[in-house]
Context: one part of a larger RNA
RNA sequence: CGUCUGGGGGAUGCCUAUGGCUUCUGGUGGCGAGGAAGGACGUGGCAAGCGACGAAACGCUGUGGGGACCCGCUGGCAGGGGCUGAUCCGCAGGUAUCCGAAUGGGGCAACCCGGUGGUGUGCAGCACCAUCACCACGCGUAGGCGUGGGGCGAACGCGGUGAACUGAAACAUCUCAGUAGCCGCAGGAAGAGAAAACAAGUCAGUGAUUUCGUCAGUAGUGGCGAGCGAACGCGAAACAGCCCAAACCGAUGCUGUUACGGCAGCGUCGGGGUAGUAGGACCCGACAUCAAGCCACAAGCCGAACACGAAUGGUCUGGGAAGGCCAACCGCAGGGGGUGAGAGUCCCGUAGUGGGCAGGUGCGUGGUGGGUUGGGGAUCCUGAGUAGGGGGGGACCGGCGAAAUCCCCUCUGAAUCGACCGGCACCAUCCGGUAAGGCUAAAUACGACCAGAAGACCGAUAGUGAAGAGUACCGUGAGGGAACGGUGAAAAGCACGGGGAGUACCCGGGUGAAAUAGACCCUGAAACCAGACGCUUACAAGCGGUCGGAGCUGUCGGAUGGCAGUGACGGCGUGCCUUUUGCAUAAUGAGCCUACGAGUUACCCUGGCUGGCGAGGUUAAGUACCUGAAGGUACGCAGCCGAAGCGAAAGCGAGUCUGAAUAGGGCGUUGUAGUCAGUGGGGGUAGACGCGAAACUUGGUGAUCUACCCGUGGUCAGGCUGAAGGGGUGGUAAAACACCGUGGAGGGCCGAACCGAUAAGCGUUGAAAAGCUUCCGGAUGAACUGCGGGUAGGGGUGAAAGGCCAAUCAAACUGAGAAAUAGCUCGUACUCUCCGAAAUGUUUUUAGGAACAGCGUUACGUGUUACCGUCUGUGAGGUAGAGCGACCAACAGGAUGCGGGGGAGUCACAUCCUACCAACUUCUGAUGAACUCCGAAUGCGCAGAGGGGUGCGUGGCAGUGAGGGGCAGGGUGCUAAGGUCCUGCUCCGAGAGGGGAACAACCCAGACCACCGGCUAAGGUCCCCAAGUGAAUGCUAAGUUGAACAAAGGCGGUCCGGCUGCUGAGACAGCCAGGAGGUUGGCUUGGAAGCAGCCAUUCCUUUAAAGAGUGCGUAACAGCUCACUGGUCGAGCGGGGCGGGCGUCGAUAAUAACCGGGCAUCAAGCAUUUCACCGAAGCCGUGGACUUGCAGUUAGACUGCAAUGUGGUAGGAGAGCAUUCUGACAUCAGCGAAGCUGGGGCGUGAGCCAUCUGGUGGAGAGGUCAGAAACGCAAAUGUAGGCAUAAGUAACGAGAAUGAAGCUGAGAACGCUUCACACCGAAAGGCUAAGGGUUCCUCCGCGAUGGCAGUCAUCGGAGGGUUAGUCGGGGUCUAAGGGGCAGCCGAAGGGCGGGACCUGAGGGGGAACGGGUUAAUAGUCCCGUACUACUGUUGCAGGUCACCUCAUGACGGAGUGCUGGGGGUCUUGGGUGCUGACGGAAUAGCACGCUGAGCGGAGACUUCGGUCGAAGCGAAAGGCUGAAGGGGCUUCCAAGAAAAGUGGGGUGAUGGUAAGCGCAACGGUACCCGUACCGCAAACCGACACAGGUAGCCGGGAAGAAUAUUCUAAGGUGCGC
Repeated sequence: CGUCUGGGGGAUGCCUAUGGCUUCUGGUGGCGAGGAAGGACGUGGCAAGCGACGAAACGCUGUGGGGACCCGCUGGCAGGGGCUGAUCCGCAGGUAUCCGAAUGGGGCAACCCGGUGGUGUGCAGCACCAUCACCACGCGUAGGCGUGGGGCGAACGCGGUGAACUGAAACAUCUCAGUAGCCGCAGGAAGAGAAAACAAGUCAGUGAUUUCGUCAGUAGUGGCGAGCGAACGCGAAACAGCCCAAACCGAUGCUGUUACGGCAGCGUCGGGGUAGUAGGACCCGACAUCAAGCCACAAGCCGAACACGAAUGGUCUGGGAAGGCCAACCGCAGGGGGUGAGAGUCCCGUAGUGGGCAGGUGCGUGGUGGGUUGGGGAUCCUGAGUAGGGGGGGACCGGCGAAAUCCCCUCUGAAUCGACCGGCACCAUCCGGUAAGGCUAAAUACGACCAGAAGACCGAUAGUGAAGAGUACCGUGAGGGAACGGUGAAAAGCACGGGGAGUACCCGGGUGAAAUAGACCCUGAAACCAGACGCUUACAAGCGGUCGGAGCUGUCGGAUGGCAGUGACGGCGUGCCUUUUGCAUAAUGAGCCUACGAGUUACCCUGGCUGGCGAGGUUAAGUACCUGAAGGUACGCAGCCGAAGCGAAAGCGAGUCUGAAUAGGGCGUUGUAGUCAGUGGGGGUAGACGCGAAACUUGGUGAUCUACCCGUGGUCAGGCUGAAGGGGUGGUAAAACACCGUGGAGGGCCGAACCGAUAAGCGUUGAAAAGCUUCCGGAUGAACUGCGGGUAGGGGUGAAAGGCCAAUCAAACUGAGAAAUAGCUCGUACUCUCCGAAAUGUUUUUAGGAACAGCGUUACGUGUUACCGUCUGUGAGGUAGAGCGACCAACAGGAUGCGGGGGAGUCACAUCCUACCAACUUCUGAUGAACUCCGAAUGCGCAGAGGGGUGCGUGGCAGUGAGGGGCAGGGUGCUAAGGUCCUGCUCCGAGAGGGGAACAACCCAGACCACCGGCUAAGGUCCCCAAGUGAAUGCUAAGUUGAACAAAGGCGGUCCGGCUGCUGAGACAGCCAGGAGGUUGGCUUGGAAGCAGCCAUUCCUUUAAAGAGUGCGUAACAGCUCACUGGUCGAGCGGGGCGGGCGUCGAUAAUAACCGGGCAUCAAGCAUUUCACCGAAGCCGUGGACUUGCAGUUAGACUGCAAUGUGGUAGGAGAGCAUUCUGACAUCAGCGAAGCUGGGGCGUGAGCCAUCUGGUGGAGAGGUCAGAAACGCAAAUGUAGGCAUAAGUAACGAGAAUGAAGCUGAGAACGCUUCACACCGAAAGGCUAAGGGUUCCUCCGCGAUGGCAGUCAUCGGAGGGUUAGUCGGGGUCUAAGGGGCAGCCGAAGGGCGGGACCUGAGGGGGAACGGGUUAAUAGUCCCGUACUACUGUUGCAGGUCACCUCAUGACGGAGUGCUGGGGGUCUUGGGUGCUGACGGAAUAGCACGCUGAGCGGAGACUUCGGUCGAAGCGAAAGGCUGAAGGGGCUUCCAAGAAAAGUGGGGUGAUGGUAAGCGCAACGGUACCCGUACCGCAAACCGACACAGGUAGCCGGGAAGAAUAUUCUAAGGUGCGC
C1' cells in the first nucleotide's frame, strides 16, 4: 500500500405515534370585585414529574348519550367498582385553600396583624362564620344608600407623544416617517357618514360614508436634488336614513311686582319642530292610517354528544397476504386511516339518512313605536366669543409660495334669509350649498380562541426557539437560552446453567422471520482506531504522483499468456484557494470527516425568443356558473397601449415650427405593426448574492462591585515623647523670664491587629481572569469597618487618574428600530463547446469608487466602397544628423588693442609707459530641448495595383479603468535603481512545450485528442545527459576559462603586425684585455680624494678608448665595477618605439560554495573555418473528435470537401448532466424497493447502466414526456456534531510528615482502632451574624462525582432529626430613607410632596438560671428553683380619669484614678464508706460524719474609736496578679439622634363608694415565625472539594512591654496521588 473482519461514530435511506409551516371556509370575537389572566400550596394506598382537580380536592349533583369493561400518562404490588348500566362523551349546576386588579391594615406575592357583629364553656387567650379599600356618578338635609369603574388579553382600530441609523454617494431644508418606540381608550369591528359636498366640455351633470379596480407614477410638489405624490371622473361591492336646539303652546318651582284679577323674569318638564326649488312657528283648511326598530310568545329551521350505513371467496409464495393467479360483488360509498407487505367489499370510517340539550335564527301573533298635505302672509325662529381677520404653527399632492380648503394657539371679531359659505390668491357674473348640535347598519381590517378542509410546504443540523422547553443552563437584574425521535408484527424484553466479588459484564441456552433487531436496540457511510493475510521497506533524502519497470503473490478449462495486488530501480515533477504586475513562496484561508452553507421573490421598465389575435390588441375589480380545489369557464370594455405629427404654447395638421416669406432649414409623412400572454437576459424599488462593523436612536435594567453622601453601630496589642494649663522655687516695682516637679496635648514617634501596596523574585495554558514570598507605607485619624439607605447613562460620583458606576467605561448593560449602513475584506457549489479583453482618454471631495468613450461578446442589418498588410506614384513636414566666416545664445586659445584701470609727466593740457581689464575685427577649435543656411530614414495624407477578409450601423450583455518586464527614442534622477513618467514594438498578464543548472515576461516556439513513427529550431554532442573524446589552423598556462560583472593604473608574461636603429667596414650577448693624466677640480668639511652636500663654460690632455665619473665600498683613501675601447666569435640584434590577441596584478563581508557537478590544458578553454548528429506539445505522417464555411442527399439528420479552424483569465454566447417534488402515460418490488458496500461495463465530460452483478438491508422505488425548484461545496479565522494531533507528554492546587500492628473487605499507601512521630495553638481552637438550604444522624450502596485508589464521603438510595411566655424576629418605638389622604404641577404614563398617617434597624424598650437527657435538639424536652404580662378570686390600702405642662428617656473625643469579675498562679488537714459492662480514670470522683478556717452576732464590755463573743450556718478556704468590664473624675473643642416608655406638677370632669387603679396571696391564660448543619470554610462569595475574600465575641501557660516572637495546653489537624 492492498484485501478482509471488526470497533468507533451517527451520515444516508425509509418513517412520523405525538411536531411544525402556510393557506382556505365557517363560527366566536372577550374574561374580570359573582374576584380574571397568571401563579403558590395542596389533593392519589404506595406518588418525584406532566396532566386533572381544590379542604366537597385523580373528584360531587342533575340530565342527555352509550353499552362492557373500569380505577389518567403508568406497564408494578395491594385493594376495589360495574348490565340495579360503571368508566367514558355532551350539556347544565355545586365546591373552588392562599397570592394576584387584590380591595379591612401592613408587607420582602402566595405571609403577618386587626375592627365590628356572631358562634364555641368563654373574662384573659384561641378557633370558626360574615363584613370592613378607593374613585366617579346618581339619590338623599345628613349619617348614608345604590350603580359603575379598576386588571388581563394575538392582531386589527381611533387618539396623544414621537426618534435615529439610513438616503441625498459629504450635509443643514428634505428623506427614512408620522415609521419604530412609549402612553390613553374602545369595539367585534373601529373610524367615517346624510352636503355651508362635488362638478362645469354641453346654458351640463352627480347626489351620505366606506372598500376594490382605474384614473396615474398623471396633475403637482421638491437644496425643482434625493425623492414625495393626489383628486375629479368612470367601473364595481354594499346601500339607509334620521334626531335635537330655537320660534310657538302648556304645566310647575323660585324671584320681582301688583290696581290682588294677575303680570314679568329665571329654572325645570311636556307638546311642537328640523329645512335650502328654503323650512318651521303663526292664520285658514284637508286627508290618511300604522314603516323600521324594541319587548314577549311561537310553528319551523340551524345546532352537542350520538345512531343507522352496501359489497369476497378460493389458491400460490411467505413468519405474516391486503401481493400474484382464478372467479365474484357493492357503489349517492373507489376521501382517508388501520390491520404481521400494496384491502372499494376485514376494522374505524366515507356518501347518504336520522337524532337533538343548551343556544341561535325566526314568516307570524300581541304590545310599544312615526305622521302627511293645500292655501295665506312676511310678525317670529333657524346653533356667537362662533365665522372671518392679524400673528405663530400643523394637516392636505402642495417644503410660504400667487396658495385656496381644514385644524390648533394667540390678539381681535361679524351678518341673521333683502342673510351667509364655497367653487385654488383676489373681484364681478353665474353655479352649488346652509357652518358654528347629535345618531346611524352593510360593503372594509384582524385572528387570540373553536370546528372543518387543504398543500408541485419541512421531514429530526429540516420544520416553531421547542416532535414537549421558555425546560436545563448563564446573568444581581432587565434579559439570554440549548441538545436529545425510530427494538419488534407482537415483549414473545432472554426461563435455566456456567464464569465472575457481583442485581455489572461475558458465554451457553431459549424467543423471534431476523438478536451484527438485546433495550447505548431500523439502516449503519466517513474521519479515526485495531486485528489477520499478500507484497514492500533498515546507504536512503523533498508536493509522494505520473511514465517506464524487474521480482513476488493471487486468479483464470485457454499459460512463452490475460487479469488483480504489491512496486526494487529509473525519467520527469515546488500542493489547493484567494489576491496580485508577479506566489512553491517565508503573502491569505483550511487539523480531518460528515451534514448544513450564498443571485431569491414581488411589482414596474427594457430589449430577445415562442405563441394568440392583428389596424387593432387586451381586460381590471367584480358577478354568475362549474368544480374536490386557493382552480376553471362565461360575462364584465371602466381603463390601458397602438394607429400622427409639429410647436414653449395658443394652435394647425400629412404636415408643422421658425420666419416678412408661397425662401431656406429643423422635426415628421411618403416607405405604417402593434398588442396581450408565457419564458429566459438586464435594470429600478424593496435586506435584493451571503456573512461581517465601530456606531446612532428609543424603551427599560442595574450603586449586592465600586465612587461620594445620609442614618445607626463597631474596631485600633504594647511602648515612647512630654504642648498648654496649673503648682513650687528663683526673679521683677509689677510683669516678663528661668528652673524643678505636676500635667497629659498631638491629622506627634516606634510598632502588631487592621488598612495599604515601595522594591525584587516567583507565577504568566497560574493555586489565583491581579495572587504568593521577603522587604516596605499608615496605624487616635482627612483612620478603618458592619448593617440599613440615597444619587443612573450625555447621567451619576470623582482630595481629578478620564478614575469608578457588577471581571465591561472618552459615555454601562439589555430589548427594540434592524437583515442600520459598509465605494471595504472574505466566500460564492456540476460539465462540455465557440469567441475573448483591459489595466488607456476625459471628468470626478476623484485617485483601490464611478460616468461616458476605448477594447470583448452576441443578434440582426449593411456590404466589396468603407478595413488591414505589401508595392508604385504623389504630397505636406523640420526630427536624427549636420552646421553655425547663416541668425540667436554661449565657450576656449591666439592676434590687434577702441575704451577703461594703474603709473609717469613741477600744475593744467598735450604726451608717454604698462607682465592689468578689455570692445570691434580677425585666426584656430568647438557647443545648443526652447539656434537653423541645411536636412534624412521612418511615420502620416491622397491615388493606383495586387492580396487578405475585414469593416461599418443598430440593439442586448459585459468586464476593464492597480499593470509589469525586455528592446528602442526621450524627460526626470547621479546618462543611479528590479526607480519614475511618456512614445513605438513585444511578451507576461490570460501562454503550456524546448533551451537558459534552477528562474512570469531572454532565445526558440503558440498545446483539439491519441501514437514505443519521421524532420528540424534555439541550444547542444567527455560522464552525469540525447547527440563528435569530429576535422583544420592558431592562441592561452592564468584552472584564466569552461553562461553574471569589473576600473583607473601597472607588467622585459606570451604571441602577432607595421615602423625605426645597429649590423660581414663584423652588430648583439658571452669571454680576454684596457678603462689613463692635469687632479685629492673648486667650495665645504675634522675629513670629502670620481662616488655626504654645493658650484661649474663638468674643462683640458694622452689615447683604440676612458665621465672632474654608473654602482658597490672606506672615517677618508684604497679596492671591485660600469660607461667607453680593442681582441675573439660570425649573422642577425639578449636594440628601440608603436599597434593588436590572449593572459597577469589591481581584487576586500558576513551559514559553505562566483564552472549546474564530476572534471577538463595541442582542451571538454578561447578564436576562425568545416562536416555530421541530437534536440520541442514547431512541421510532417497515421487514426479520431468538434467548430465554421461550401456542396450534396434529404428535409429526422447524415455524407463529402476545405480551413495559416479548435492556448486562454475577466467576460459574452451555446449545448448538456445530476438532485427533490408535481402531472400524464407505462412499469418494478418480501422470488426482496431505497440506502450502504464490492466487481464489471459505457460516455469527450458532468455522469450513466430500464444492456449487468455479489454482499448487506427489509419497504418502498424507478422509466418516458412535460412542469416546479429551499437544486450541485474544498476553502467564507464559515455553522453544528464526531474524531485526530501534540501525548501516554505537562499536570495532579502551599515542603505541617509520616510509620507500624490489628480489623473489615473480592480488593487497603488512603476506611476503622491502637501505639509512635509531626503541625497549628490571637489558631489551623471555641461561639455567633450574613449567606447557603438538609450539607445534620443512622442504615444500605460505589456506575458517576472525589484531580490516584476507596470497603470512605459534604456522592447515590431510604429512613430519621430542628419542641421556647423569658433566646432572635413579629404582635412595641422611632432614624436615614421609602410610601403617601390633602395640596401643587404636568401631552399621557406621571412628577413634587413641609405636615398628618404608615412603613423602615446590629439604635431605644424588653421577663431564666443550674443540672440531666438524644444517634441527631435543647436558657426550647425533663427535674429543681425563679421571673414577666394579662386575667379571676380573696384580702389590704387608698379616689380615678382626661387635658396641659415640666422632667426623664438622652447620648462626643481623649486622658487618668478607683473597683477587682472570670481566668491564671501560689499556699494550705485528716478519717470512713461508695463508685469501673461504650471508653477513660484509682496520685481520681462522689457521699457522710469529725476536727475546723470562715460566716453569723444573742449577749457582755467600752476610752464610744471599738473589743470579746453563745446558738446557728458552714468543705473548701486564703494570698498575689489583674481588666479593654463597671462606675467616677479631669480636660478639650469640632459641642456630640428621635420616638415609645417612665416620673412629677397644674387644671378640669366625675365620685364619696361601686367601677377603676395600687399592693399582696392563691389560681388561670400566655399567640405566630426561626431553632438541624457549615459558618476564615470542601457546605458562603470567587465556573472547581480554588494558596484569594468574609462583620462581631472568647482566646490559657513559660519567657516577654506586648494579641510581637519562640515553645506549648485544651482542642484541632498531617493539607485526597